Context: one part of a larger RNA
C1' cells in the first nucleotide's frame, strides 16, 4: 500500500503507483513615479474675474493619489511531472578552444549636439478580438559627432570601439546617495570535449554513404562534419557493432552477518519534458508550462466574415482505477522578484483541515474485595469452568467536557490554572500438525475449510455456533511485492 472487521488521543512524517486522459471556476510574476510624458480625483496657497458679501469661476505653483501607455528590471527562478532517452543522460576522474546579467574588487571616463515612437487627439474599418491612416509629444527610447585610460584587428605603419541621467542639498555652484560607459580581475554560473563505469536479448551477424578521414570555405561565445565544396577510401563489430525490449540517472531506501540481491515514493543534485509536431525572435541567460509564430488533433465564443484556449502549478471537477486529500488561512517567519526605502507581489513556503496510509508515544483507571453471587458453558450430577472477574469500599483525573487567564510585534496558533466526573474509549485473527491455544452441540464426503499435508461418508480438537484458551491489540486479519 488496497481490501474486510473494528476505532479513543496527541506528535511527527506521508498521500494519483493507473489515462504525460480531458478540463468550468478562483488564485499561481510581477514590479519601479528617486528614468517619462499625459488623463482624472483630491488637499493647500496666491493672483484675477463676477459677486445675492455666504462665496463661485478660471489660472499659476505645490502636494497626496489613481489609470493606461513609453521606459527598466525580473517574467530562463522558483513550482509540476517522468512522457521521451541506452556512448543519449548520469556518476567519478581530467582536459582545453569559451560565455556570463545581478555581487565583490580594482582603473579611467561620464562632452556637445540630433532624431523617432506610444500615449493623446482626428478620421476610418469590425460583431468581437483587434487594426489602418493623419498629426504631434517625453525620457535612463534611439542615432551620428567629441575624447580614449584602456580594449579589438596588425608584424608594424595604421584603422576601429563608449556613456544617461534622477534624487537629496545650495541663494548659485561645490557637494552627497543612485545610477551610466570602458577595462582588467575575483565570486557563483552555464557551454564543449575525453576517459571509466551503467539493464535484457544472437530465435538481431554483419552495420555504415557526412559514413572515416584530409584540405580549403561557412557558422558559433568556444574546438569540432557542426554545415558546404573538393579529395581519400575509410570507420565499428563475437571484448556483441547494427537492430529489438525495457528504463529518467544518482545521493540513497529494503534486505541481509557481509558479498550481494531488489527498488530509486518522500527529501537534496543532475537530466528531459509542458495538448502533439516544428520554428525563431527577445535577451547576459529560452529555442522559453502560465512569451510569439505556423501546422494539427480536441474544445470554445461567432452577427459565419473570423476569434479564443491549453491545471505534467495549487486547490477544485469529469473519466480511469483495488486506490490516493480542502475550490482553507497568512505573508507572521525563512526565501524570491521589483523598488533609494516605505512597501507591493509570492498556491514558493508557513500554518490548519480530511485520511489508523507509517514510525512513536499516551489512553480506555489505580489499591483492596470470596458469602468464590447472579448469568452462561459443562458434568461421572458431587461438582467443574469464566473468576478478584463483577458487585462493593477506598482513591486518581491522562483523554474528554466546562470556565477564565497569559504569550505570540501582527498571523495560524501556543500555553498555563481551576472546576466537574470512573466518568467518554476494544476489537481482530487463531485454536489438527507446522503453531502459542479443547470442550459440547449441530451437520454427515451434504454445507463448507484449506498456505502445506490434507480434514468432512454419525461419536469432526480440521466445517458452522456457543463456551473457554492462546496471540496481538487502536488496531487485528486477508491480499500483492521485494529481501
Nucleotide at each position: 500500500a488496497a481490501c474486510g472487521c473494528u476505532g479513543g488521543c496527541g506528535g511527527c512524517g506521508u498521500g494519483c503507483c493507473u489515462u504525460a486522459g480531458g478540463c468550468a471556476u478562483g488564485c499561481a510574476a510581477g514590479u519601479c513615479g528617486a528614468a517619462u510624458g499625459c488623463a482624472c480625483u483630491g488637499a493647500a496657497a496666491a493672483a484675477u474675474u463676477c459677486u445675492u458679501c455666504g462665496g463661485a469661476a478660471u489660472u499659476u505653483u505645490u502636494u497626496a493619489g489613481u489609470g493606461a501607455a513609453u521606459g527598466g528590471c525580473a517574467g530562463a527562478c522558483g513550482g509540476g511531472u517522468g512522457a521521451g532517452u541506452a556512448c543519449a543522460a548520469g556518476u567519478a576522474a581530467g582536459g582545453a578552444a569559451u560565455c556570463u546579467a545581478c555581487c565583490c574588487c580594482a582603473a579611467a571616463g561620464u562632452g556637445a549636439a540630433g532624431g523617432a515612437c506610444a500615449g493623446c487627439u482626428c478620421g476610418c474599418c469590425g460583431a468581437a478580438a483587434g487594426g489602418c491612416g493623419g498629426g504631434g509629444u517625453a525620457a535612463u527610447c534611439c542615432u551620428g559627432c567629441a575624447u580614449g585610460u584602456u580594449c579589438c584587428c596588425g608584424c608594424a605603419a595604421g584603422g576601429g570601439a563608449a556613456a544617461a541621467g534622477a534624487g537629496c542639498g545650495u541663494a548659485a555652484c561645490u557637494g552627497c546617495u543612485c545610477g551610466c560607459u570602458u577595462u582588467g580581475g575575483g565570486a557563483g554560473g552555464a557551454g564543449c570535449c575525453u576517459u571509466a563505469c551503467u539493464c535484457c536479448u544472437a530465435u538481431c551477424a554483419g552495420c555504415u554513404a557526412g559514413u572515416u578521414g584530409g584540405c580549403g570555405g561557412g557558422g558559433u561565445a568556444a574546438a569540432a562534419g557542426c554545415c558546404c565544396a573538393c579529395c581519400a577510401a575509410g570507420g565499428c563489430u563475437a571484448u556483441g557493432a547494427c537492430g529489438g525490449g525495457u528504463a529518467g540517472g544518482g545521493g540513497g531506501u529494503g534486505u541481509g552477518a557481509g558479498a550481494g540481491c531488489a527498488c530509486g515514493g518522500c527529501c537534496c543534485c543532475c537530466c528531459a519534458c509542458a495538448a502533439u509536431g516544428g520554428c525563431a525572435c527577445u535577451g547576459a541567460g529560452a529555442u522559453a508550462c502560465g512569451g510569439g509564430c505556423c501546422a494539427u488533433a480536441c474544445a470554445c465564443c461567432u452577427a459565419c466574415g473570423g476569434g479564443u484556449g491549453g491545471c505534467a502549478g495549487c486547490a477544485a471537477c469529469c473519466g480511469g482505477g483495488a486506490a490516493u486529500c480542502g475550490u482553507c488561512g497568512g505573508c507572521a517567519a525563512u526565501g524570491g522578484a521589483c523598488g533609494a526605502a516605505a512597501g507591493u507581489c509570492u498556491g514558493a513556503c508557513c500554518g490548519c483541515g480530511c485520511g489508523a496510509c507509517g514510525c512513536c508515544g499516551c489512553g480506555u483507571g489505580a489499591g483492596g474485595g470470596a458469602u468464590g453471587a447472579a448469568g452462561u458453558c459443562u458434568u461421572u450430577c458431587g461438582g467443574g469452568a469464566u473468576g478478584u472477574a463483577a458487585a462493593c469500599c477506598u482513591c486518581u483525573u491522562u483523554u474528554g467536557c466546562c470556565a477564565a487567564g497569559a504569550c505570540a510585534u501582527c498571523g495560524a496558533g501556543u500555553u498555563u490554572u481551576g472546576g466537574c466526573g470512573a466518568a467518554c474509549a476494544a476489537g481482530c485473527g487463531c485454536u489438527u500438525a507446522c503453531u502459542a491455544a479443547c470442550u459440547a452441540c449441530g451437520u454427515g464426503c451434504c454445507a463448507g475449510c484449506a498456505g502445506u499435508c490434507g480434514c468432512g461418508g454419525u461419536a469432526a480438537u480440521a466445517c458452522g455456533u456457543a463456551g473457554g484458551g492462546c496471540g496481538c491489540a487502536a488496531g487485528c486479519g486477508u491480499u500483492a511485492u521485494c529481501c